A computed fold for a 79-nucleotide RNA from uncultured Rhodopirellula sp., annotated as c-di-GMP-I riboswitch aptamer. The model forms 100% of the base pairs in the Rfam consensus. The source organism's lineage runs through Bacteria, Pseudomonadati, Planctomycetota, Pirellulaceae and Rhodopirellula. The coordinates come from a structure-prediction model, not an experiment, and the mean pLDDT is 85.
[in-house]
RNA sequence: CCACGAUAAAGGCAAACCGCGCGUAAGCGUGGGACGCAAAGUCAUGGGUCCACUUUUGAGGGAUCGCCAGACCGCCGAA
Numbered sequence: 001c002c003a004c005g006a007u008a009a010a011g012g013c014a015a016a017c018c019g020c021g022c023g024u025a026a027g028c029g030u031g032g033g034a035c036g037c038a039a040a041g042u043c044a045u046g047g048g049u050c051c052a053c054u055u056u057u058g059a060g061g062g063a064u065c066g067c068c069a070g071a072c073c074g075c076c077g078a079a
Base pairs, nucleotide, nucleotide: 004077005076012037013036017032018031019030020029021028022027035066041072042071043070045069046068047067048064049063050062051061054058
């Protein structure tokens, strides 16, 4: 350096659910809360899933990276 990932150490994120706010919706922000996560960091690029609109069922738009892949970046160090 590449790969790998402990019942290691330090630190990190935060599902469901609840309060408040935003959105037609999917869903998002924030506070509480932890099911989990070694990329559960970033990017909607390809696929998937979801939403609304339209309706010729095609195209376009939106959401999700905690569905998979890809790209970029990154903490620690036992076997």